This is a predicted structure of an 87-nucleotide RNA (c-di-GMP-I riboswitch aptamer) from Cohnella thailandensis. Its Rfam family is "c-di-GMP-I riboswitch aptamer". Its family is annotated with cyclic-di-GMP binding in the Gene Ontology. Rfam describes the family as follows. GEMM was predicted in a large-scale screen for bacterial structured RNA regulatory elements.
RNA sequence: AAAUGAUAAAGGCAAACCUAUCGAAAGGUAGGGACGCAAAGCCAUGGGUCUACAGCUCUACGGAGCCAAGAUUGCCAGGUUGCCAAA
Numbered sequence: 001a002a003a004u005g006a007u008a009a010a011g012g013c014a015a016a017c018c019u020a021u022c023g024a025a026a027g028g029u030a031g032g033g034a035c036g037c038a039a040a041g042c043c044a045u046g047g048g049u050c051u052a053c054a055g056c057u058c059u060a061c062g063g064a065g066c067c068a069a070g071a072u073u074g075c076c077a078g079g080u081u082g083c084c085a086a087a
Base pairs, nucleotide, nucleotide: 004085005084012037013036017032018031019030020029021028022027035074041080042079043078045077046076047075048072049071050070055066056065057064058063
């Protein structure tokens, strides 16, 4: 330095759920809480997934369908930065 990853050490993050709040929703934020995580740090660049207010189309006027510019990095890949060191 690269690869690898312990029943190691020092620290870190925080799923579900609950409360408050923002949002049309998906979901976000804050507090509580821990299922897990070696990048579960950061970036929506590619793919996936979720939502469908507005818009478009249809309508039996009840509604139905399509659609990302919305969301997700704790779905995967890629980019970038970084702690520790037993085998």